[in-house]
Record summary
The part of an RNA shown here (large-subunit ribosomal RNA, domain II) has 695 nucleotides and comes from a Planctomycetota bacterium. The organism belongs to Planctomycetota, within Bacteria. The prediction has a mean pLDDT of 85. Rfam family: Bacterial large subunit ribosomal RNA. The literature on the family includes a 2001 paper in Science by Yusupov et al., "Crystal structure of the ribosome at 5.5 A resolution".
Context: one part of a larger RNA
RNA sequence: UCCGGCGAGUUACGUUGCGUUGCAAGGUUAAGUGUCUCUGACACGAAGCCGAAGCGAAAGCGAGUGCGAAACGUGCGAUUCUAGUAACGUGACGUAGACCCGAAACCGGAGGAUCUAUCCAUGACCAGGGUGAAGUGGGCUUAACCGCCCAUGGAGGUCCGAACCGUUUAGAGUUGAAAAUCUAUCGGAUGAGUUGUGGAUAGGAGUGAAAAGCUAACCGACUUCGGAGAUAGCUGGUUCUCCGCGAAAAAACUUUAGGGUUUGCCUCAAGUAAUAGUGCAUGGGGGUAGAGAUACUGAGAGGAUCGGCGGGCGGUUCGCCGUACCCCAUCCUUUCAAACUCCGAAUACCAUGCGCCGUAUCUUGGGAGUAAGACCGUAGGGGAUAAGCUCUAUGGUCGAGAGGGAGAUAACCCAGAACAGCAGCUAAGGUCCCCAAGCCUACGCUAAGUGGACAAAGGAAGUGGAAGUGCUAAGACAGCCGGGAUGUUGGCUUAGAAGCAGCCACCAUUUAAAAAGUGCGUAAUAGCUUACCGGUCGAGCACUUUCGCGCCGACAAUGAUCGGGACUAAGCGUAGCACCGAAGCUCUGUCUGCAGAAACACCGGAGGGUGUUCUGCGGGGUAGCGGAGCGUUCCAGUCAGCAUUGAAGCCAUACCGCAAGGAGUGGUGGAGCGGCUGGAAGUGAUCAUGCCGGA
Numbered sequence: 001u002c003c004g005g006c007g008a009g010u011u012a013c014g015u016u017g018c019g020u021u022g023c024a025a026g027g028u029u030a031a032g033u034g035u036c037u038c039u040g041a042c043a044c045g046a047a048g049c050c051g052a053a054g055c056g057a058a059a060g061c062g063a064g065u066g067c068g069a070a071a072c073g074u075g076c077g078a079u080u081c082u083a084g085u086a087a088c089g090u091g092a093c094g095u096a097g098a099c100c101c102g103a104a105a106c107c108g109g110a111g112g113a114u115c116u117a118u119c120c121a122u123g124a125c126c127a128g129g130g131u132g133a134a135g136u137g138g139g140c141u142u143a144a145c146c147g148c149c150c151a152u153g154g155a156g157g158u159c160c161g162a163a164c165c166g167u168u169u170a171g172a173g174u175u176g177a178a179a180a181u182c183u184a185u186c187g188g189a190u191g192a193g194u195u196g197u198g199g200a201u202a203g204g205a206g207u208g209a210a211a212a213g214c215u216a217a218c219c220g221a222c223u224u225c226g227g228a229g230a231u232a233g234c235u236g237g238u239u240c241u242c243c244g245c246g247a248a249a250a251a252a253c254u255u256u257a258g259g260g261u262u263u264g265c266c267u268c269a270a271g272u273a274a275u276a277g278u279g280c281a282u283g284g285g286g287g288u289a290g291a292g293a294u295a296c297u298g299a300g301a302g303g304a305u306c307g308g309c310g311g312g313c314g315g316u317u318c319g320c321c322g323u324a325c326c327c328c329a330u331c332c333u334u335u336c337a338a339a340c341u342c343c344g345a346a347u348a349c350c351a352u353g354c355g356c357c358g359u360a361u362c363u364u365g366g367g368a369g370u371a372a373g374a375c376c377g378u379a380g381g382g383g384a385u386a387a388g389c390u391c392u393a394u395g396g397u398c399g400a401g402a403g404g405g406a407g408a409u410a411a412c413c414c415a416g417a418a419c420a421g422c423a424g425c426u427a428a429g430g431u432c433c434c435c436a437a438g439c440c441u442a443c444g445c446u447a448a449g450u451g452g453a454c455a456a457a458g459g460a461a462g463u464g465g466a467a468g469u470g471c472u473a474a475g476a477c478a479g480c481c482g483g484g485a486u487g488u489u490g491g492c493u494u495a496g497a498a499g500c501a502g503c504c505a506c507c508a509u510u511u512a513a514a515a516a517g518u519g520c521g522u523a524a525u526a527g528c529u530u531a532c533c534g535g536u537c538g539a540g541c542a543c544u545u546u547c548g549c550g551c552c553g554a555c556a557a558u559g560a561u562c563g564g565g566a567c568u569a570a571g572c573g574u575a576g577c578a579c580c581g582a583a584g585c586u587c588u589g590u591c592u593g594c595a596g597a598a599a600c601a602c603c604g605g606a607g608g609g610u611g612u613u614c615u616g617c618g619g620g621g622u623a624g625c626g627g628a629g630c631g632u633u634c635c636a637g638u639c640a641g642c643a644u645u646g647a648a649g650c651c652a653u654a655c656c657g658c659a660a661g662g663a664g665u666g667g668u669g670g671a672g673c674g675g676c677u678g679g680a681a682g683u684g685a686u687c688a689u690g691c692c693g694g695a
Stems, first nucleotide, its partner, number of pairs: 001695006011096013026050003032044005054061002064076004099237002102234001106227006117201009126191001128160003131156001135152006164188003169184004203219001205215003240629006250263005264370002266367006275360001277356008290343001291341002297337009307327002310325001312323004373398010403414003418590004423586003429580003432565003438577001440576006451567001458552002462549010479536005485509003490504003515530001519528002591619006598613006630684001632681008641673002649668005655662002
């Protein structure tokens, strides 16, 4: 991992709905007893229970009663359309383990100190070597001590180092040789030493040179059995089929936030016949969007005026005065607001009328699920007018939705899948090839592979269109040829200042024209050049604004790319006609739900029921509700069923049924089994890191 088997809403009692049956203003027996064809039938049994009357705490009264002195008040009732009760089946709930598996834990009794911790009793063990304490003897010394020297001596939680005990470091080993070892190295080795045997202490307890260590290979509370199926608002799992409908991820409250309760939204049944929805019209209230400012509250910018024992600066006769400051007030211009409003929509909401639609609404009751939502558009709050961010409102989609498009791609665009068809038309999106359909038609634009991930401020004689201004055959614009002068080196300044460091002024003359000088240059001159003028040339030139498409700006980590190839259209814009394209729509056939109608057939005593045919509208679906079925095991009845002329089971198979499933035939097998009508359940497994077995 696979295969096979096992594996999860049960049972009892109670309550409450629904269905069926009996009886009915009544219904029903329980324990018990009797009888019999005796592990279940029949009969008896009215005690009790429910209902037919309520109100009150109660006494009690009673279609009333409680409150009260009382009411014609008020609460709960009655007022005839009276219906209950018992059993069975079934939905749900309650009490029980209550759909199944799963804790960590808690409590009780018992068993453990052959491991290990500490202790007690009694034994055992420690090669060899070194050091050389006290004491003692002798000598020297002293008045005597003290002291010194030499011997002797053999102390020590003394030294080195085997056994023994330990385990420092490294390596190996890590499905090991070993559930703690091996190799090398290392610590202690006469001591708080090591060790044999026997004994003592235990589970909130022991023991502990203390690590919460150890108490029989996992101890922050041992093991084992029991309470016990502890509890688990948590995780996982929960087994056949078809049909109808079909959610929610919200509100309020919650020691509540991943759980609940009530409501909302779903479903089923019964009931009512007025509603609901939608279109148009009419009538309403509002203070949002917008807008506004002599209509308030506030705020921003500029200016004017008045005032100020406000600060600074200047002046001062020390009284004060002035001001490119500041503040207050008023006015003018201009601007702004979710918590401003003199104003004020569209929508939305409420109501009425008339249409459309036709139960979609509402009431009561049974059953739920949901309370983690997600993205997209729009209006906003929070954030940074960040987030695949977060919080509301409103709509959509996904959730629970398949199909087509967007390369791939829940939430985008198109569109809602009962089934079948080798039929047709379209949507979004497409029509050169991959790839179904136009290298379609007409007129423009783009040269950037822009198109083709996405992009700004900003920049540019890119290019196409539009508008405007000025100059121009009295010759523009550009180029070329020539002139570009004089007073004068203007004055001042300066070492110098001559057009050209700087300051002031910027006149006049000759002229076709020429600056008190545009730039370069010199120490200053000089020199070059420009403005300006003439000539030459001969037709447009210069500038501004705006629109379309392009260019630069343009940077990311494995190899690039528009989905690819390729494309100058097969790119972009405008207009047009075709075509392709989906599970959409149409056509043909089939299944099915609901509603309706008539005819026919069958059943029934009747009301009526069932079936066929026809018409209309439906049939995506998770949680979930409702309906109808299939199959398994056993039981009762029945077929006076089948079976060695071959049962069950197994293998094969082109048949039947929408499906779960069911036949027929052949083979195998070798003794039991089935159809129908009912009944009862240990009743259906791809999944629980499920359990057991096998491969």